[in-house]
RNA sequence: UACCGCCAAGGGCAAACUCGACCGAAAGGCGAGGACGCAAAGCCAUGGGUCUAAGGCCAAAAAGGCUAUGAUCGCCAGGCUGCCGGA
Repeated sequence: UACCGCCAAGGGCAAACUCGACCGAAAGGCGAGGACGCAAAGCCAUGGGUCUAAGGCCAAAAAGGCUAUGAUCGCCAGGCUGCCGGA
């Protein structure tokens, strides 16, 4: 140190699912339990993807459709930072 995660140590995070007089229109988030996995599963929505569609637009209206300014970093890429060991 811009590379590697085969070995060791101490740890860390926490999918599905369950629960909730919680937040949210929803997607989703948060908290508790839980453990499938993770060497960045730490942080940032910058690009792409995906999810949702409150508001807006279309529609005579209804049904319905379109739309992110919402969400996801545990979908991918990119950026920033970082423990231990190796080299």